Transfer RNA from an uncultured Clostridia bacterium, 72 nucleotides, folded computationally. It matches the Rfam family "tRNA". About the family: Transfer RNA (tRNA) molecules are approximately 80 nucleotides in length.

[in-house]
RNA sequence: GCUACUGUGGCUCAGCGGUAGAGCACCACCUUGGUAAGGUGGGGGUCGCGGGUUCGAUUCCCGCCAGUAGCU
Repeated sequence: GCUACUGUGGCUCAGCGGUAGAGCACCACCUUGGUAAGGUGGGGGUCGCGGGUUCGAUUCCCGCCAGUAGCU
């Protein structure tokens, strides 16, 4: 330099154009003599950034940024 893939709560990841979810973690309560485990409830994300298409974009298109892999 070229190509491909990835970017979504703190972490790991779902989410085929129609109001953003799960597990773990965190907080409160229940349970215990006390931890852990278990149960119930709760908070937390302008979906990497900027444009475009569309009635409507996390999703489609373009550019940029970051990361990973491959090629040279």

It was read from a public genome assembly.